[in-house]
RNA sequence: GGGUAAGUAACUCAGCUGGUUAGAGUAUACGCUUGAUAAGCGUAAAGUCAGGGGUUCAAGUCCCUUCUUACCCA
Numbered sequence: 001g002g003g004u005a006a007g008u009a010a011c012u013c014a015g016c017u018g019g020u021u022a023g024a025g026u027a028u029a030c031g032c033u034u035g036a037u038a039a040g041c042g043u044a045a046a047g048u049c050a051g052g053g054g055u056u057c058a059a060g061u062c063c064c065u066u067c068u069u070a071c072c073c074a
Stems, first nucleotide, its partner, number of pairs: 001073007010026004019057001028044005050066005
């Protein structure tokens, strides 16, 4: 230099060919339970869906571009 894949919560990930509230597990906070912990159960908080632009009535999802990471080729 060329190519492929990925980027969504603190972490690991889902989100099917664009559609009606952006979710799960772990972790965190609070509560229940216990003599007290742990475990278990419940609730809550936490997101610029990597950045920018475009298409559309509507974009995490499609298109363009930039950035970051991994791999392959040279």
This is a predicted structure of a 74-nucleotide RNA (transfer RNA) from Chlorella sp. ArM0029B. Its Rfam family is "tRNA". Rfam classes the family as a transfer RNA. A source record names the gene trnI. Its mean pLDDT, the model's own confidence on a scale to 100, is 81. RNAcentral records the identical sequence in 3 taxa. Taxonomically the source falls in Chlorella (Eukaryota, Viridiplantae, Chlorophyta, Trebouxiophyceae).